The part of an RNA shown here (small-subunit ribosomal RNA, 5' domain) has 521 nucleotides and comes from an uncultured bacterium. Rfam family: Bacterial small subunit ribosomal RNA. The full RNA is in RNAcentral, with records from ENA, Greengenes and SILVA. The prediction has a mean pLDDT of 83.

Context: one part of a larger RNA
RNA sequence: GAUGAACGCUGGCGGCGUGCUUAACACAUGCAAGUCGAACGAACGGAGGAGAGCUUGCUCUCCAAAGUUAGUGGCGGACGGGUGAGUAACGCGUGGGUAACCUGCCCUAUGCAGGGGGAUAACGUUUGGAAACGAACGCUAAUACCGCAUAAACUAUGGAGUUUCGCAUGAAACUUAUAGCAAAGAUGCAGACUUUAGUUCGUUUUCGGCAUAGGAUGGACCCGCGUUGGAUUAGCUAGUUGGUGAGAUAACAGCUCACCAAGGCGACGAUCCAUAGCCGGCCUGAGAGGGUGAACGGCCACAUUGGGACUGAGACACGGCCCAAACUCCUACGGGAGGCAGCAGUGGGGAAUAUUGCACAAUGGGCGAAAGCCUGAUGCAGCAACGCCGCGUGAAGGAUGAAGGUCUUCGGAUUGUAAACUUCUAUCAGUAGGGAAGAAAAAAUGACGGUACCUAACUAAGAAGCUCCGGCUAACUACGUGCCAGCAGCCGCGGUAAUACGUAGGGAGCAAGCGUUAUCC
Numbered sequence: 001g002a003u004g005a006a007c008g009c010u011g012g013c014g015g016c017g018u019g020c021u022u023a024a025c026a027c028a029u030g031c032a033a034g035u036c037g038a039a040c041g042a043a044c045g046g047a048g049g050a051g052a053g054c055u056u057g058c059u060c061u062c063c064a065a066a067g068u069u070a071g072u073g074g075c076g077g078a079c080g081g082g083u084g085a086g087u088a089a090c091g092c093g094u095g096g097g098u099a100a101c102c103u104g105c106c107c108u109a110u111g112c113a114g115g116g117g118g119a120u121a122a123c124g125u126u127u128g129g130a131a132a133c134g135a136a137c138g139c140u141a142a143u144a145c146c147g148c149a150u151a152a153a154c155u156a157u158g159g160a161g162u163u164u165c166g167c168a169u170g171a172a173a174c175u176u177a178u179a180g181c182a183a184a185g186a187u188g189c190a191g192a193c194u195u196u197a198g199u200u201c202g203u204u205u206u207c208g209g210c211a212u213a214g215g216a217u218g219g220a221c222c223c224g225c226g227u228u229g230g231a232u233u234a235g236c237u238a239g240u241u242g243g244u245g246a247g248a249u250a251a252c253a254g255c256u257c258a259c260c261a262a263g264g265c266g267a268c269g270a271u272c273c274a275u276a277g278c279c280g281g282c283c284u285g286a287g288a289g290g291g292u293g294a295a296c297g298g299c300c301a302c303a304u305u306g307g308g309a310c311u312g313a314g315a316c317a318c319g320g321c322c323c324a325a326a327c328u329c330c331u332a333c334g335g336g337a338g339g340c341a342g343c344a345g346u347g348g349g350g351a352a353u354a355u356u357g358c359a360c361a362a363u364g365g366g367c368g369a370a371a372g373c374c375u376g377a378u379g380c381a382g383c384a385a386c387g388c389c390g391c392g393u394g395a396a397g398g399a400u401g402a403a404g405g406u407c408u409u410c411g412g413a414u415u416g417u418a419a420a421c422u423u424c425u426a427u428c429a430g431u432a433g434g435g436a437a438g439a440a441a442a443a444a445u446g447a448c449g450g451u452a453c454c455u456a457a458c459u460a461a462g463a464a465g466c467u468c469c470g471g472c473u474a475a476c477u478a479c480g481u482g483c484c485a486g487c488a489g490c491c492g493c494g495g496u497a498a499u500a501c502g503u504a505g506g507g508a509g510c511a512a513g514c515g516u517u518a519u520c521c
Base pairs, nucleotide, nucleotide: 001520002519003518005517006516007515008514009513012391013390014389015388016387017386018384019383020349025347026346027345029344030343031342034075035074036073039072040071042069043068044067048063049062050061051060052059053058054057082302083301084300091227092226093225094224095223096222097221098220101219102218106215107214108213109212110211111210112209114148116146117145123138124137125136126135127134128133154180155179156178157177159176160175161174162173163172164171165170185207186206188203189202191200192199193198194197228274229273230272235265236264237263240262241261242260243259244258245257246256247255277299278298279297280296281292282291283290284289304325305324306323307322308321327338328337329336330335355381357380358379359378363377364375365374366373367372394424395423396422397421404415405414406413407412428462431456432455433454434453438448465510466509467508468507469506470491471490472489476505477504478503479502480501486493487492
């Protein structure tokens, strides 16, 4: 000098930040991922309209707009948010490579969208179970599912040829043969037909669908170099090292398997043990360096512990699934449910770390044609002197140098212009009135917030402490104590005049803080 600090004493205000460093300990409760009816059938709903009955203001029947939604279906739940347990590793950083790769949504371009089929949830009936949750039969739709057609392109196979090129395996383009692979509609508008509404057809209304090529974005893999301590760890290794073939993968590869060979690593530190997420940065320092990795940003890993795959463009998936384990809960004992290292919050641990707040107004994200819905991301507010910065606690005058206190050589000295007193001002706080920007996009739309800010009146009122005073080191006297009580960072002080202990007066330093402790330079 610094800190995510803590402790002691003290504490007026504001702005901006920061706030479980310990038990990756266990968690009550609420919320944190939904959305789309312009994909689909259905149910509810019933504005309004028509008809019938008459008791003339009611009942019944039919049609039916808006709206709501459990289910099927689509997209999103792989982002955003948390934590640092593991990891000494191509994990991270940096520089390259992929002629060994993938990429939903988005952008650009080209082309296409023909014609069929069988189901199933919802629903209904019956039925099992305490519950969680099912079972059987029957019915139905789709942008759900499955064939067929079409195939420029694409994929595969085999062969041939030409051209261009490279970085070794080789790559790209063109011609050609065979085989294989697509699709889905919705909505608006106009016309026709019928019955107000529906059916059908057309369409460059808009949104979608399929194929291919390119881009963008995001990822995957490989390599050079760098990345803590220990030799009181010296040998380690059988899928081990390499080859051939096959399988798997988006893709290369012992990644996996069969066979073959016997290799591979190591004193330039293998293996083992311990410790640790890495970086941009941050702290310190003139620098070199040393320390560190909170907050913010990038990457990685994890989601009670261990394992596994499914779906999907993407996961081996925090708020998905299955199995095992520990723990907790429910149970009718047959069986079930759960996972805060999301935001709050609770217990526990600890020297120690906050509200079970408000809002989607802004920014951003998901879905949707849109309106919009969701969003503990985020924006804000609350708590804490935890940090940094700013401001205030008054200003000017005022000598009888008042009183009181302390010291005293008893003359006085000092506290001290300090106070009183006079005049003045109003920053902050308080009162009253006004009152934003942040809102883009004509109007409307603000959680924060009646906040910031402005104006007026009013009162010096409501606002100073902490540490130190032997030397280092700025600042001295008195009393008490008497190697006691105590102090102390080092030297050291205290045994009867202690500037070193305790108290008082005075002084020095910093100041809403001041000291102490811990840690780093």